[in-house]
RNA sequence: UGAGCAAAUCGGGUGACCGCAGGUGCCUUUGGCAUCUGAGGAAAGUCCGAGCUCCAUAGGGCAGGGUGCUGGGUAACGCCCAGUGGGAGUAAUCCUAAGGACAGUGCCACAGAAAUAAACCGCCAGAGAACUCUGGUAAGGAUGGAAAGGCGAGGUAAGAGCUCACCAGCAGUCAGGUGACUGACUGGCUAGGUAAACCCCACCUGGAGCAAGAUCGAAUAGGAGAGUAUAUGGGGCGGCCCGCUCUGCUCUCGGGUAAGAUCGCUUGAGGUAUAAGGCAACUUAUAUCCUAGAUAGAUGGUCAUCAUCUCGUUUGAGAUACAGAACUCGGCUUAUAGAUUUGCUUAUUGC
RNA sequence: GGCGGCGUAGCUCAGGUGGCCAGAGCACGCGGUUCAUACCCGCGGAGUCGGGGGUUCGAAGCCCUCCGCCGCCACCA
Numbered sequence: 001u002g003a004g005c006a007a008a009u010c011g012g013g014u015g016a017c018c019g020c021a022g023g024u025g026c027c028u029u030u031g032g033c034a035u036c037u038g039a040g041g042a043a044a045g046u047c048c049g050a051g052c053u054c055c056a057u058a059g060g061g062c063a064g065g066g067u068g069c070u071g072g073g074u075a076a077c078g079c080c081c082a083g084u085g086g087g088a089g090u091a092a093u094c095c096u097a098a099g100g101a102c103a104g105u106g107c108c109a110c111a112g113a114a115a116u117a118a119a120c121c122g123c124c125a126g127a128g129a130a131c132u133c134u135g136g137u138a139a140g141g142a143u144g145g146a147a148a149g150g151c152g153a154g155g156u157a158a159g160a161g162c163u164c165a166c167c168a169g170c171a172g173u174c175a176g177g178u179g180a181c182u183g184a185c186u187g188g189c190u191a192g193g194u195a196a197a198c199c200c201c202a203c204c205u206g207g208a209g210c211a212a213g214a215u216c217g218a219a220u221a222g223g224a225g226a227g228u229a230u231a232u233g234g235g236g237c238g239g240c241c242c243g244c245u246c247u248g249c250u251c252u253c254g255g256g257u258a259a260g261a262u263c264g265c266u267u268g269a270g271g272u273a274u275a276a277g278g279c280a281a282c283u284u285a286u287a288u289c290c291u292a293g294a295u296a297g298a299u300g301g302u303c304a305u306c307a308u309c310u311c312g313u314u315u316g317a318g319a320u321a322c323a324g325a326a327c328u329c330g331g332c333u334u335a336u337a338g339a340u341u342u343g344c345u346u347a348u349u350g351c
Numbered sequence: 352g353g354c355g356g357c358g359u360a361g362c363u364c365a366g367g368u369g370g371c372c373a374g375a376g377c378a379c380g381c382g383g384u385u386c387a388u389a390c391c392c393g394c395g396g397a398g399u400c401g402g403g404g405g406u407u408c409g410a411a412g413c414c415c416u417c418c419g420c421c422g423c424c425a426c427c428a
Base pairs, nucleotide, nucleotide: 001347002346003345004344005343006342007341008340009339010338012306013305014304015303016302017301018300020038021037022036023035024034025033026032027031040322044333045332047331048330049329050328051327052209053208054207055206059242060241061240062239064205065204066203067202068201069083070082071081072080073079084098085096086095087094088093099200100199104198105197106194107193108192120141121140122137123136124135125134126133127132128131149167150166152164153163154162170187171186172185173184174183175182176181213263214262215261216260223253224252225251226250227249228248233247234246235245236244255427256426257425270289271288272287273286274285275284276283277282307320308319309318310317311316352424353423354422355421356420357419358418361377362376363375364374370408379395380394381393382392383391401417402416403415404414405413
């Protein structure tokens, strides 16, 4: 210098004027004035996990659902960190739903002789006249995604783990590691795939959701019809049984409303800095900060200048990535113009 | 804001237990019939199974993710 990998940050700045929403104070009460604050890393998708509220302080059993290498972190998780095995890359590094197929069941289309079950061709032996029949054989051909461990030597009528060396796989012993697992030795010789098919094993799991829910207040017809039931019923309780608790329930057509006010509503598993523990995720201690809360929904507009990009190039003109809070957090996923920083790998050149 | 469902040819829908499989009706095109049109008969085209990725030998169907469309949810009794 080129190519690349990983992580992090910013994501238009400054000034003036006009305007909007909320908090506080004052004046005064349909309001005005002053002052302070006012979108994001994803506020998005609503895919997971929680807080909070109500239904029993959430009960027992079955069914159902979810997760799935090991150890740790966390309020919790399907998230994160550190490792193991497998795969990709020269490397930095990245990807990985990765338990079990000797518990059982199912499926493996077409092709192929044969798909868990084997003799179509071939090879060999015997019989008879060509050629056929009987038997042996999985080394070779052919089919397929997959064909009975791979390759070589011995052996044999021809062959075959039938025997042997090496490799792969399985089991056992020893050693290392908390563990996944790794290494060495020994042994018999070995019979597919699919569990994001049912299933088995281990662990987790009650439901609904801020339009949850609480308080206040206004108005009306707490109405009509149909069905079902008379508590052996129905609701809470999504599917069933038990149990608890309340009590008529479902559907259709209707009525009223100020479709209202207040709370929930923003201080929280919170942010920043330092120190300590830990490889890390993260935790602890101390100090410090307060940083949107609307209810038709505020967070905007104009001008000047600077920054970047595009067009034109003599003055200039245009544009500013993705996107916008709605009970609140922790994650994941997806969208994102451009700029900056740090660490690392590799190629070439020079010293 | 929250919750649920759906997406297959131009339109309406099957297929959902992975393979035989991408189909049916209407519509469209061509030919036949008719003096001509319709009806009728025959033939044919048209599909990224909403997009992408994964599991599998193999995906419309199984799993993950994104996109689009539709529906329900105020209070009082």